[in-house]
Molecule: transfer RNA
Organism: Acidobacteriota bacterium
RNA sequence: UGUGGGGUAGCCAAGUUGGCAAGGCACUCGCCUGUUAAGCGAGCCAGCGCGGGUUCGAGUCCCGCCCCCACAG
Numbered sequence: 001u002g003u004g005g006g007g008u009a010g011c012c013a014a015g016u017u018g019g020c021a022a023g024g025c026a027c028u029c030g031c032c033u034g035u036u037a038a039g040c041g042a043g044c045c046a047g048c049g050c051g052g053g054u055u056c057g058a059g060u061c062c063c064g065c066c067c068c069c070a071c072a073g
Base pairs, nucleotide, nucleotide: 001072002071003070004069005068006067007066010025011024012023019056027043028042029041030040031039049065050064051063052062053061
């Protein structure tokens, strides 16, 4: 430098025919328990790497840039 893949919550991670972002872990509260753990119930947390564009509407499409990984040089 080129090609391909990726960047979504504290962490992991789905979302891909564009139609108001799922789940798990963690955390908080409660139930249960002699206590803890486990289990159960409830709660809580993101507008999606950054900036533009298209669209009635963008995590999804387009452009530029940044970062990570792999391969090639």